[in-house]
RNA sequence: CGAGCCGGACGGACGGUCGCUGGCUUUCUUCGGAAAGCGAGAGGAAAGUCCGAACUCCACAGGGCAGUGUGCUGGCUAACGACCAGUCCGGGUGACCGGAAGGAAAGUGCCACAGAAAAUACACCGCCUCUUCUUGGCGCCUUGGCCGGCGCUGGGGAGCGGUAAGGGUGAAAAGGUGCGGUAAGAGCGCACCGCUUGGGUGGUGACAUCCAAGGCAGGGUAAACCCCACACGGAGCAAGACCAAAUAGGGGGGCGUUCGAGAGUGGCCCGCUCGAAGCUCCCGGGUAGGUCGCUCGACCGGACGAGCAAUCGUUUCGGCUAGAUAAAUGAUCGUCGCUUCUCGGAGGGUGACCGACGAGAGGAACAAAAUUCGGCUUACGGCCGACUCGAGCA
Numbered sequence: 001c002g003a004g005c006c007g008g009a010c011g012g013a014c015g016g017u018c019g020c021u022g023g024c025u026u027u028c029u030u031c032g033g034a035a036a037g038c039g040a041g042a043g044g045a046a047a048g049u050c051c052g053a054a055c056u057c058c059a060c061a062g063g064g065c066a067g068u069g070u071g072c073u074g075g076c077u078a079a080c081g082a083c084c085a086g087u088c089c090g091g092g093u094g095a096c097c098g099g100a101a102g103g104a105a106a107g108u109g110c111c112a113c114a115g116a117a118a119a120u121a122c123a124c125c126g127c128c129u130c131u132u133c134u135u136g137g138c139g140c141c142u143u144g145g146c147c148g149g150c151g152c153u154g155g156g157g158a159g160c161g162g163u164a165a166g167g168g169u170g171a172a173a174a175g176g177u178g179c180g181g182u183a184a185g186a187g188c189g190c191a192c193c194g195c196u197u198g199g200g201u202g203g204u205g206a207c208a209u210c211c212a213a214g215g216c217a218g219g220g221u222a223a224a225c226c227c228c229a230c231a232c233g234g235a236g237c238a239a240g241a242c243c244a245a246a247u248a249g250g251g252g253g254g255c256g257u258u259c260g261a262g263a264g265u266g267g268c269c270c271g272c273u274c275g276a277a278g279c280u281c282c283c284g285g286g287u288a289g290g291u292c293g294c295u296c297g298a299c300c301g302g303a304c305g306a307g308c309a310a311u312c313g314u315u316u317c318g319g320c321u322a323g324a325u326a327a328a329u330g331a332u333c334g335u336c337g338c339u340u341c342u343c344g345g346a347g348g349g350u351g352a353c354c355g356a357c358g359a360g361a362g363g364a365a366c367a368a369a370a371u372u373c374g375g376c377u378u379a380c381g382g383c384c385g386a387c388u389c390g391a392g393c394a
Base pairs, nucleotide, nucleotide: 001390002389003388004387006385007384008383010381012336013335014334015333016332017331018330020041021040023038024037025036026035027034028033043366047377048376050375051374052373053372054371055236056235057234058233062270063269064268065267067232068231069230070229071228072086073085074084075083087101088099089098090097091096102227103226107225108224109221110220111219124167125166126163127162128161130159131158132157133156134155135154136153137152138151139150140149141148175193176192177191178190179189180188194216195214196213197212198211199210200209201208202207240292241291242290243289250283251282252281253280254279255278262274263273264272299319300318301317302316303315304313305312306311338363339362340361341360342359343358344357347354348353
């Protein structure tokens, strides 16, 4: 200097003019409001609606089954599937990144095609002993010679048997590598690794590491069903509370009247509660206006302390920062700031290079609250920093 990877903060500032909404104060008021002054007024993601809660109602709300979710260890939190730290596995040269990370010896499934064979596997090619057929060579015997016999050795075919080392197929094939051994092979034996069992040491733990014994068992898959552990009532601010007004105190069906119909906010069962005469279903009609909920909070910022950190603290100082309701938070002008490119460039440095400042031309992304909060995911502009790799410079 370039590239990569991780993190951080910001995402304009000040002033003027006009306009909008809330709040506070003062004055006036025809009580509907008006005027003046002061203050405040859209995000880091407000998005997605993926998780968790606060809060409200059912409602006084239990047990079980089914169901849903989570799934390595420890910590943190109101809680969570989030966050922090760690262990193990995978990817990357690396900084780092990812993990749906309990159980395959409870059971049931699945592993296409290829391949002999894919879970009680089982031999396609090949290798070996033996039997048999055939053929060649050498030696010996016999013969006058041929034929013939015996032995050794090589090739080819067939059959019984042994084999799972070699080759082939495949993502994966009876643990792997090497040595010995064997008719040829094989944990058959041995060494190391792996596996099983039993122990030691370190650690809160997940785990790590070491020792001993045993030739030891054919795999994978649970983001398949399943098993195990833990957690879980539902609906949601269009929740809900209050006020006012209007209508047709309408019509019909079913069950029931204490031996209980029916209702009770996910499904089913049990229990419990209400129901003391009603309950429920269907059709039809009216209203859908206003006020509250509505923003002081598991709140924000700083210092100090504990902790590797997330985070915590009845420690301490400071702050109040939208509450609209068809939906306000805007427009415009000026100055400054930020940043990109080009040109020039004082000066610095041993050097590669850096570079205050000046001029000109440009740029400013993603994007709008609607009950609130803690997270996650996604979108995005330039800047700053740490680390890794590469090139160059004594």
Predicted 3D model of a 394-nucleotide RNA (Bacterial RNase P class A) from an Acidobacteriota bacterium. Its Rfam family is "Bacterial RNase P class A". Rfam links the family to the GO terms dimeric ribonuclease P complex, ribonuclease P activity and tRNA processing. From the family's description: Ribonuclease P (RNase P) is a ubiquitous endoribonuclease, found in archaea, bacteria and eukarya as well as chloroplasts and mitochondria. The source organism's lineage runs through Bacteria, Pseudomonadati and Acidobacteriota.